[in-house]
Parts: sequence; structure tokens; C1' cells
RNA sequence: CUCAUCGAGAGGGACUGAGGGAAACGGCCCGUUGAAGUCCCGGCAACCGCCACACGAGCCUCCGACCAGUCGGAUUCAUGCGGUGCGGUGCCAAAUCCGUCCCGGUCCGAGAGUCGGUCCCGGGGAAGAUGAG
Repeated sequence: CUCAUCGAGAGGGACUGAGGGAAACGGCCCGUUGAAGUCCCGGCAACCGCCACACGAGCCUCCGACCAGUCGGAUUCAUGCGGUGCGGUGCCAAAUCCGUCCCGGUCCGAGAGUCGGUCCCGGGGAAGAUGAG
């Protein structure tokens, strides 16, 4: 840089001691019944890997059958679903905690076929995170 995903899931201990939820602001939360950090142990299963099944494609190669170029199986690939956690990452409060920018809806105000605005709802974007390349 590109692509995919982000409302699921999964916490105890030791050391330490005041902050933390990416950054800024606002909100809302978590925190001396111990934040962040480091270490140990445990767990989760998102991606890659691996395994099994289903379905489809292909049919280079191998095996078998016969109707002799078709069928079936192995192998290969795509997709779906499930499993595994021995492998590579990752993760283990709250939707990526929510908003910020744009569009639409609702409602309100002004006013004439337009403008503005708080809350709320939906969609998109931006930013970020994780993986694969």
C1' cells in the first nucleotide's frame, strides 16, 4: 500500500500503585473491593494452517467398469457447514463503549415549495484494530 472482517466469544494470580477506555473534544463508563504496565497460568476461536462432511467445477495424471468414449472412484480447485487449538498471528468490560464528517427519516422552529436546529433512528464515510498478501 491492497483486500477482508469488526453487535459473537473468552480471566485468575504475583509484582506494582493511579490512572484507564488509540489520539483531540464532548458524553458515558471502569478503577484503592487495585487502573495502566510486566510476568505466570488459564481460556476464546476472528484470520491463516490442518482435519472431516456436503455440494459444484475441472478431468492433466492414476485406478476400475463397460455401451469404447462415456461413467464411477482417487487426485485438484471453489463454496458452505462443522471440528481442532499440537502450528503462525490475534484476542479475553461495555458495538471498535458512543458521538464528531456526509445523506435520509422522525420531531421542532421560521417561512414558502426553502432554510435552520436538539434528541432519537437508519445508511455511508473518516479514523482505528486484527488478519492475509
The RNA shown here (SAM riboswitch aptamer (S box leader)) has 133 nucleotides and comes from uncultured Marmoricola sp. The organism belongs to Marmoricola, within Bacteria. Its Rfam family is "SAM riboswitch aptamer (S box leader)". About the family: The SAM riboswitch is found upstream of a number of genes which code for proteins involved in methionine or cysteine biosynthesis in Gram-positive bacteria. Of the family's consensus pairs, 97% are formed in the model. Model confidence (mean pLDDT): 80 of 100.